[in-house]
Molecule: transfer RNA
Organism: uncultured Clostridia bacterium
RNA sequence: CGAGGUGUAGCGCAGUUGGUAGCGCGUAUGGUUCGGGACCAUAAGGUCGUGGGUUCGAAUCCCGCCACCUCGA
Numbered sequence: 001c002g003a004g005g006u007g008u009a010g011c012g013c014a015g016u017u018g019g020u021a022g023c024g025c026g027u028a029u030g031g032u033u034c035g036g037g038a039c040c041a042u043a044a045g046g047u048c049g050u051g052g053g054u055u056c057g058a059a060u061c062c063c064g065c066c067a068c069c070u071c072g073a
Stems, first nucleotide, its partner, number of pairs: 001072007010025004019056001027043005049065005
């Protein structure tokens, strides 16, 4: 320098005929227990890497940029 891939909650991931974002673990509170663990219930937590474009509407489509991974030179 070129090609491809990934970027979504604290962590691991899902979500593509575009329609107001979810699961597991974890966390907080409550229940249960003498207490803890396990279990049950509820809740909090996201400007979907970043900046633009298209659209009534974008995590999703288009363009630039950034970070990381793989391959090639």